Context: one part of a larger RNA
């Protein structure tokens, strides 16, 4: 619990597609369920409420009214919603012709660098730190030079920049796909929002089964360092970090701000893409659509700050809050191989 909210105080679902619902341009007609109105039936009495009046009063009783929160028929209205029914084109979606992108999935290929290996010069120290020691090294290390192999990553471009619904994508080259924009107004005509339930995607860690395994590193080891040091620092190293299939499903999953729509004073950056003036052109000025950003007015807010990409005006769906703890626990119940995950309490207590 018809209230009030949800950037930062409880509270936006992690994102998408989409079922049931909910609500849904513009103009006619029709109907008359919703809905307005008027009459009728009925809503039993008793109570309760009002008003009078009977027992000397009250308690009780009588009479009358009120009320019954409503239900059933008739006729009438049709502005609004419905339904149905003939149209529209301003939402939406198709179609044409373009340009932009780390959007997505596979293949292949490239350089730098890092580690090891193998040769070659070389000779005593290297590394590492606050200073060290551990480790490496005369069985030749380290530095240098040549060579091979391997695996992850892709400097510079590089942006306040692009892309995706989110999660995320960044080295070229090819295949194969989503999606946006922008133009033309040539089709369709409201096909639209939103979305319990479902369904599918979802960063790291992690889990299974086989592969890889170059760096980097949980755990562990061993030096330090300190009263101690199961750390911070240093020398090693395993999972793991990679691919491939199948799980897992969280998170400061953030813009701490759900989704569409309309409308509401400036400026400035920048990305795409188009018009117009001028120009041989590159720019550059005007201008129109979409994006990403800064600063800033009205307004908003408790402030903070937000401000056409709203935290302003408004409608419409959905999720969520409802005093700290206790607790995101227990207990079910349900997914999971496990780890856990999703739904989620209570006494107690301040």
């Nucleotide at each position: 619990u018809u209230g009030g909210g949800c950037g930062u105080a409880a509270a936006g679902g992690g994102c998408g597609c989409g079922u049931a619902g909910g609500c849904g341009g513009c103009c006619g007609g029709a109907u008359a369920a919703g809905u307005g109105a008027g009459a009728a039936g009925u809503g039993a009495a008793a109570g309760c409420c009002c008003a009078c009046g009977g027992c000397u009063c009250a308690a009780c009783c009588g009479u009358g009214g009120a009320a019954c929160g409503g239900c059933u028929u008739c006729u009438c209205a049709u502005a609004c919603u419905g339904u149905c029914u003939a149209g529209c084109u301003a939402g939406a979606g198709u179609a044409u012709g373009g340009g932009a992108g780390a959007g997505g999935g596979a293949a292949g290929u490239g350089g730098a660098a890092u580690u090891u290996c193998c040769g070659g010069u070389g000779u005593a120290g290297u590394g590492g730190u606050g200073a060290a020691a551990u480790g490496c090294g005369u069985a030749g290390a380290u530095a240098u030079c040549g060579g091979a192999a391997g695996g992850a990553a892709c400097a510079c471009c590089a942006g306040u920049g692009g892309c995706g619904a989110a999660g995320g994508c960044g080295a070229c080259u090819u295949c194969c796909u989503g999606g946006a924009c922008c133009a033309u107004g040539a089709c369709u005509g409201a096909c639209g929002c939103u979305g319990a339930g479902g369904c599918g995607c979802g960063a790291a860690a992690g889990c299974g089964u086989g592969g890889g395994g170059a760096g980097c590193a949980a755990a562990c080891a061993g030096g330090a360092u300190u009263a101690g040091a199961u750390a911070c620092c240093c020398u090693g190293g395993u999972a793991g970090u990679c691919c491939a299939c199948g799980c897992c499903c969280u998170a400061a999953a953030c813009g701490a701000u759900g989704g569409a729509u309309a409308c509401u004073u400036u400026g400035u950056a920048u990305c795409g893409c188009g018009g117009g003036u001028g120009u041989c052109g590159a720019c550059c000025c005007c201008u129109g659509c979409g994006g990403u950003g800064c600063a800033g007015g009205a307004g908003c807010u408790a402030a903070c700050g937000c401000a056409u990409u709203a935290a302003g005006u408004a409608u419409c769906c959905c999720g969520c809050c409802u005093g700290g703890g206790g607790a995101g626990u227990a207990c079910g119940g349900u997914c999971g191989c496990a780890a856990g995950g999703c739904u989620g309490a209570a006494a107690c207590u301040c």